[in-house]
RNA sequence: GUUUGAUCCUGGCUCAGGAUGAACGCUGGCGGCGCGCCUAACACAUGCAAGUCGAGCGAGAAGCCAACGACGGACGCUUCGGUUGAAGUCGAUGGCGGAAAGCGGCGGACGGGUGAGUAACGCGUAGGCAACUUGCCCCUCGCUGGGGGACAGCCUCGGGAAACCGGGAUUAACACCCCAUGAAGCUUUCGUGGCGCAUGCCAUGGAAGCCAAAGGGAACGGCGAGAGAUGGGCCUGCGUCCGAUUAGUUAGUUGGCGGGGUGACGGCCCACCAAGGCGACGAUCGGUAGCCGACCUGAGAGGGUGAACGGCCACAUUGGAACUGAGACACGGUCCAAACUCCUACGGGAGGCAGCAGUGGGGAAUAUUGCACAAUGGGCGAAAGCCUGAUGCAGCAACGCCGCGUGAAGGAAGAAGGCCUUCGGGUCGUAAACUUCUGUCCUUGGGGAAGAAGAACUGACGGUACCCAAGGAGGAAGCCCCGGCUAACUACGUGCCAGCAGCCGCGGUAAUACGUAGGGGGCAAGCGUUAUCCGGAUUUACUGGGUGUAAAGGGAGCGUAGACGGCAUUGCAAGUCUGAUGUGAAAGAUUGGGGCUCAACCCCAGGCCUGCAUUGGAAACUGUAAAGCUGGAGUACAGGAGAGGUAAGCGGAAUUCCUAGUGUAGCGGUGAAAUGCGUAGAUAUUAGGAGGAACACCAGUGGCGAAGGCGGCUUCCUGGACGAAGACUGACGCUGAGGUACGAAAGCGUGGGGAGCGAACAGGAUUAGAUACCCUGGUAGUCCACGCCGUAAACGAUGAGCACUAGGUGUCGGGGCCGCAAGGCUUCGGUGCCGGAGUUAACGCAUUAAGUGCUCCGCCUGGGGAGUACGCACGCAAGUGUGAAACUCAAAGGAAUUGACGGGGACCCGCACAAGCAGCGGAGCAUGUGGUUUAAUUCGAAGCAACGCGAAGAACCUUACCAGGACUUGACAUCCCCCUGACGGCCUUUUAAUCGAGGCUUUCCACGGACAGGGGAGACAGGUGGUGCAUGGUUGUCGUCAGCUCGUGUCGUGAGAUGUUGGGUUAAGUCCCGCAACGAGCGCAACCCUCGUCGUCAGUUGCUAACAUUGAGUUGAGGACUCUGACGAGACCGCCGUGGACAACACGGAGGAAGGCGGGGAUGACGUCAAAUCAUCAUGCCCCUUAUGUCCUGGGCUACACACGUGCUACAAUGGCCGGAACAAAGAGAAGCGAAGUCGCGAGGCGGAGCGAACCUCAAAAACCGGUCCCAGUUCGGAUCGCGGGCUGCAACUCGCCCGCGUGAAGCCGGAGUUGCUAGUAAUCGCGGAUCAGAACGCCGCGGUGAAUGCGUUCCCGGGUCUUGUACACACCGCCCGUCACACCAUGGAAGUCGGGGGCGCCCGAAGUCGGUCGAGAAAUAGGCUGCCUAAGGUGAAACCGAUGACUGGGGUGAAGUCGUAACAAGGUAGCCGUAGGAGAACCUGCGGCUGGAUCA
Repeated sequence: GUUUGAUCCUGGCUCAGGAUGAACGCUGGCGGCGCGCCUAACACAUGCAAGUCGAGCGAGAAGCCAACGACGGACGCUUCGGUUGAAGUCGAUGGCGGAAAGCGGCGGACGGGUGAGUAACGCGUAGGCAACUUGCCCCUCGCUGGGGGACAGCCUCGGGAAACCGGGAUUAACACCCCAUGAAGCUUUCGUGGCGCAUGCCAUGGAAGCCAAAGGGAACGGCGAGAGAUGGGCCUGCGUCCGAUUAGUUAGUUGGCGGGGUGACGGCCCACCAAGGCGACGAUCGGUAGCCGACCUGAGAGGGUGAACGGCCACAUUGGAACUGAGACACGGUCCAAACUCCUACGGGAGGCAGCAGUGGGGAAUAUUGCACAAUGGGCGAAAGCCUGAUGCAGCAACGCCGCGUGAAGGAAGAAGGCCUUCGGGUCGUAAACUUCUGUCCUUGGGGAAGAAGAACUGACGGUACCCAAGGAGGAAGCCCCGGCUAACUACGUGCCAGCAGCCGCGGUAAUACGUAGGGGGCAAGCGUUAUCCGGAUUUACUGGGUGUAAAGGGAGCGUAGACGGCAUUGCAAGUCUGAUGUGAAAGAUUGGGGCUCAACCCCAGGCCUGCAUUGGAAACUGUAAAGCUGGAGUACAGGAGAGGUAAGCGGAAUUCCUAGUGUAGCGGUGAAAUGCGUAGAUAUUAGGAGGAACACCAGUGGCGAAGGCGGCUUCCUGGACGAAGACUGACGCUGAGGUACGAAAGCGUGGGGAGCGAACAGGAUUAGAUACCCUGGUAGUCCACGCCGUAAACGAUGAGCACUAGGUGUCGGGGCCGCAAGGCUUCGGUGCCGGAGUUAACGCAUUAAGUGCUCCGCCUGGGGAGUACGCACGCAAGUGUGAAACUCAAAGGAAUUGACGGGGACCCGCACAAGCAGCGGAGCAUGUGGUUUAAUUCGAAGCAACGCGAAGAACCUUACCAGGACUUGACAUCCCCCUGACGGCCUUUUAAUCGAGGCUUUCCACGGACAGGGGAGACAGGUGGUGCAUGGUUGUCGUCAGCUCGUGUCGUGAGAUGUUGGGUUAAGUCCCGCAACGAGCGCAACCCUCGUCGUCAGUUGCUAACAUUGAGUUGAGGACUCUGACGAGACCGCCGUGGACAACACGGAGGAAGGCGGGGAUGACGUCAAAUCAUCAUGCCCCUUAUGUCCUGGGCUACACACGUGCUACAAUGGCCGGAACAAAGAGAAGCGAAGUCGCGAGGCGGAGCGAACCUCAAAAACCGGUCCCAGUUCGGAUCGCGGGCUGCAACUCGCCCGCGUGAAGCCGGAGUUGCUAGUAAUCGCGGAUCAGAACGCCGCGGUGAAUGCGUUCCCGGGUCUUGUACACACCGCCCGUCACACCAUGGAAGUCGGGGGCGCCCGAAGUCGGUCGAGAAAUAGGCUGCCUAAGGUGAAACCGAUGACUGGGGUGAAGUCGUAACAAGGUAGCCGUAGGAGAACCUGCGGCUGGAUCA
């Protein structure tokens, strides 16, 4: 950081830190110091890694020298016959010389490597050895005399390919043997003295026996003994990983006696005897592992690790074995066996890098076949010296740590360029360029160490470190990150793609999360990633956690081990405390100081090393011993209460059945039914009988019991608790791992019993289905006896015990005191409720604690997988107990909050229902929509809240659609250049039309120019193209509903609550009262408009009572009336009464035109629906640009098998038709309304008065009166069609309206269902207006006539308030379960198959030690044969572990698959637990249990 809408808690996951023998990716300048096969203890070519001593011994090669011999023949001489005879070669002798080998000595047991094995006295620590050893070294004492025989080498013979071997002969020694000497020593034995923890030890005396030697001139050696030092051996206490799904193990095993063996104790080994030894304080077995100092981490306690350095151990191809030796069971020794490799003449041999380099292999991965013994150290030697892959150095690798550099200062026109941009600018950025400097590293040149001890000689490193000079900014920066955690943001690309990702999560067209760029952040010769460890994680909790509901109290008792334990006294000193001593190696870490220029690194000193042991002391506490006490606990005695338990017996009510009687057609059952029973007589009723089970009322948050559980009455037997009194015992207590007896229901076994009920089953219903819920039947079972099972929501989801810590109130049992009693006070024990402190995450708990403490036990550690698998135990079975892992998820949870929801509850409202009236749904037509069709039938609107809606009006236009034709800076805006003077108007021509062509006429200004047209170039225009899910604005809707909030305060850890809830009241969160609230805002109401009454003012174009006048308010006149329109008045529960709380308010009354908001309108809170609109308009982004723009003609939006919505007209007599004759309001009117008159049957024509309108015009109908029709598809109804006309308009074909004549369809009141309306309303009648050339049955208005009904709030719908449940929060159109189907993953079982480690039995048995024996030999001894043991090997049976396996089981995950609806609300049958049965599946049903069930009382 992450569970939620939000909150608190629980809880897991994840991150930031440090570390590394690391690896990988990208990158890489220098130096110092370190470090470098973690894997195959895999296999190894080659070289080297342990030799040395000639001052132990014999022998002595090469080579050199000397002389000799042979060969040889150079040079010279020559009579050419010869002569001289050098070098050289060979042989032998002597000398020098010392190689190689040998005898002998010392060393090869150190040093170096590795970590396989080992869970062990292996290691660590502290001790012991009275049970031991120790070469070389130091010290002391003593000795070092005499003699002898061999064996290598060498020589010779022989075998062999070789390795090598055998025979013979000869020889030396500090090799070997014998004798002598024996102070001392050892053995045996006899004494004396002293000491100790047992065995025993020390000192000393006597006797007997035994054992030495090597020389040499010297240095130096040798021998004996003692002592020291060092090293080693053995023994012991304590500590040292995981698994109990490993619980028993052990036969030399445990001990003893005796012996053997060893340096030494010991069952180490052997014979005999005994039967022990180990183990829940974890034996045995299995797995894993070298241990430690230390290293990493951590505040610490801890946790992890055991590279490098240091100590110990183990190992040296695997296994076994001994020899030699002071030391080995021996890395570079021996023997044997095995595997492997190599050589071979096939007979036989050789080898062992876990030494240093190096090779192959394995692996993510780890270096040079280097230099030197100069230093340090080791071996040998008297020494020189030799050897030393120990070591010192160098090489390779950023593997780690540390240091340094890649430049410094100045430099703004803030250059160019990049990126972004609101186009102004911003940023990279003083950064660069440029100027002036510096020189670390680097390059070149010069100088040049310490390390060397010890006067000199001697340096691998190394011409290195270091110093000086010169050169030139010249050669030296990357990596990761930028959504939150977490420091750092923009642009473009992409479009749930590609990709990212540590967790949460990003990406579906505006991505700070992907990729790139610019910019930024971090670190830096590195940076990231991965892996691992610690930390954070108090998330195993010792420090330092929990367990009512989150994971977690055992179902409950008794009780073993163990743990813990009252008061007081004395002793002891195990724990405890304290002093001293020893030890706790060094290195490391730490403190101080010092040396490399600093640091890393190194050196010195101190402290520390928290531990263990020894010893002196203390005695409070714990422990222990002794002897006490009574308070804890228990015992006895008289008392009362109780569904406590077991057994036997008894009783009545009810159900059912049987028999008989009465009696007749039904009964029964349900939401309604049916199955079922009944005329063969049921049900009902009466009487009698049978049988089983359960015990109404009493009965009670009453009682009893440890829990499960226990209920009629009586009796026998029996357990426990309580009270009282205060006698007795004297801590006898508490808890309790294992263990053991108990343990509801269901279930199992055997035998009974069986009335009712009732899993399964059958039938009837319900239903889409109904393997259910409901009904009718009904078997196991329920009951009894005996025996099993051992589980439940076995719950107070709360283990047991003790103590302490406010109260109030009820109830059960007992006691005491007061009172006549009722009753009161008090006390002990039990059982409830409320509540304080305290506690708790909250809910809550609260003397019956979940408070405060102590003691003991059980249990928990994320969810799923899973209480599953395997194993084991138990069980007759069902099953129970114990109880994982792989894999998977980023959560799963608890409590509380606000909402929403409920087939939860309460209250209230609304034409919501009801009561009514008129309709719709049926018909015809109009209109809109869907669908279909079409070149196009443009687009939008979609439940209510789309559908006579946008559209207040589509013939062209509109118009966005289609077909065709045309234009390209464009039909429209701004800017620039050129030309013209126009544009416009008229005429002609062309076209389907626009466009185009021609002619005539026509500007202002003094110039510049303005304006307009044409042409041109580009910037741009244009788009009813997309996105209403990018938006503004506007609108619908809930809803004219009464709500929605804020400030301060208060409460709560918090979300939040309070206020705003409550009691009344209202149309209203309207008002009143109450109240931890007090106020306030947006809403409500009021203020605004209109209608209703009156008044005042005004009086024309309006009006006319009186007067005059006329055909007529026509005119005079009038302002009274109507009316008009401006200002006022009026109504406020104001008055009276009643109710209410004396309130708010309600009801009634008076008055009044109007009465309780008087009617109507305008006015729409916070918000909801990603509601509607990009096509009113505006607008981001995307898209088109000779077209998705623009113009034009024609067509389409008017189509038509159908379906739906909204209307109109009807179906008629409350009517139709004809005639007569009345009465409005509100409006409109100049490109207009249009009078009179006149023509026409009429639409209408002609006409033109009057009127910009209280003046003129448009201009009423129903009603009313009279007549007619007579119930019919009509004198109803008017659709459709024909003919003929009228009007508007460029034009009525597609496609207008109207008139006349003719035609005369459907339709006789409308199924399921559904709409409106509570009064001037519904219904009905006409009138007007907007739009508009024309074209309303629509819409918006106006008046005329004018009802019915409302008991009421049960129900439907919507809404409001309070409350309740919730697993919902995208909020019930929610959530969610299981089968089935598909894909993938891990896993269990499985006939088997394969492999592994270990143990056991048997067989065989190498080498070798030990033993026996044999013969030769003087002997030791070699050798032969043989016995025991025994490695490898063979074989057998079984167990265990692992791999694999046809098939099979469930599990997990996966995008929108299938079937149902189980759960969450009373989830529609409350749910859940245990058990049993059944069923496609969730599940259903029976029995018992729980509340973690709503509602009601």
RNAcentral holds the sequence, with entries from SILVA. This is a predicted structure of a 1497-nucleotide RNA (small-subunit ribosomal RNA) from an uncultured Candidatus Saccharibacteria bacterium. Its Rfam family is "Bacterial small subunit ribosomal RNA". Its family is annotated with structural constituent of ribosome and ribosome in the Gene Ontology. The prediction has a mean pLDDT of 86.